Notes:
A computed fold for a 102-nucleotide RNA from Virgibacillus halotolerans, annotated as SAM riboswitch aptamer (S box leader). Rfam family: SAM riboswitch aptamer (S box leader). Its family is annotated with regulation of gene expression in the Gene Ontology. Of the family's consensus pairs, 97% are formed in the model.
[in-house]
Formats: sequence, structure tokens, C1' cells
RNA sequence: UUCUUAUCCAGAGAGGUGGAGGGACUGGCCCUUAGAUACCUCAGCAACAGACUUUAUUAGUACUGUGCUAAUUCCAGUAGUUUAAAAACUUGGAGAUAAGAA
Repeated sequence: UUCUUAUCCAGAGAGGUGGAGGGACUGGCCCUUAGAUACCUCAGCAACAGACUUUAUUAGUACUGUGCUAAUUCCAGUAGUUUAAAAACUUGGAGAUAAGAA
């Protein structure tokens, strides 16, 4: 990097460095010099895999490996259903994360 499977309406931020962009892409809508993204430290959330416990599981712990800590993956994107419209719903695609494989 590609493929397969599972999940994505829950949850969880302070400090420091630094100085202009960021929220994957496109459109919208937002965040941001009252300091973004990023990096570091500490803290936290979750429970995918391993480990351990167990009443043996659709359970628990949070020790290890990851992940995450603005907004539902921020909303939409394809195809359809309901509808006067607005809007709602279903499905798909794309993306993210984990585990496995090549």
C1' cells in the first nucleotide's frame, strides 16, 4: 500500500513550545491571534486485540499494544421511499480505527 471482517447518534482536556491556518476530499456550515494545525508533558475516555478474573458469557478488570479527548464520521455527496413543500428515513460510496491476511 491492497484485501477481508467489525465498529463509527455514547464517552473523555489542562499546561508548555510555536505562530496561521484547520475540520480527509468537493460543497455547505463551523473552529481559530481571547492563539488554529502540529509537537511535548501530564491527565482522562473507550474496551478492538493480547493478558488476567469469572457465575463461562452479548460478562468484568484496565496490566500490555493500539486508538481517541469541538460539533453524529459536523452535515450532505450514490440510489431510492414517504411528502404539496420543508423535511425525515433506508441503502450505497468515501473516510477513520482495530484485528487478520497478502